[in-house]
About this RNA:
This is a predicted structure of a 73-nucleotide RNA (Fluoride riboswitch aptamer (crcB RNA motif)) from a Nitrospirota bacterium. Of the family's consensus pairs, 100% are formed in the model. The organism belongs to Nitrospirota, within Bacteria.
RNA sequence: UAAAGCCAGGGCGAUGGAGUCCGCCUUUAACCGCCGAUGGCUCUGCCAUACGGCUGAUGACUCCUGUAACACA
Numbered sequence: 001u002a003a004a005g006c007c008a009g010g011g012c013g014a015u016g017g018a019g020u021c022c023g024c025c026u027u028u029a030a031c032c033g034c035c036g037a038u039g040g041c042u043c044u045g046c047c048a049u050a051c052g053g054c055u056g057a058u059g060a061c062u063c064c065u066g067u068a069a070c071a072c073a
Base pairs, nucleotide, nucleotide: 009026010025011024012023013022016064017063018062019061020060021059033054034053035052036051037049038048039047040046041045
């Protein structure tokens, strides 16, 4: 000096914001939901879709905001 590792910082975790915690990534990255059907491929898997269906504002907890339904005043 370089690489690896660690720490810090930053970013990210399928629809908004905040706090706490957890996890992942280090810019060639993490992340960009699931099931079925069809087609393709290097085919017990992966990829694609003018196709069909499903859950959720959380990664988890709490709160706020937005939306929907029901009930009461």
Annotation: The coordinates come from a structure-prediction model, not an experiment, and the mean pLDDT is 77.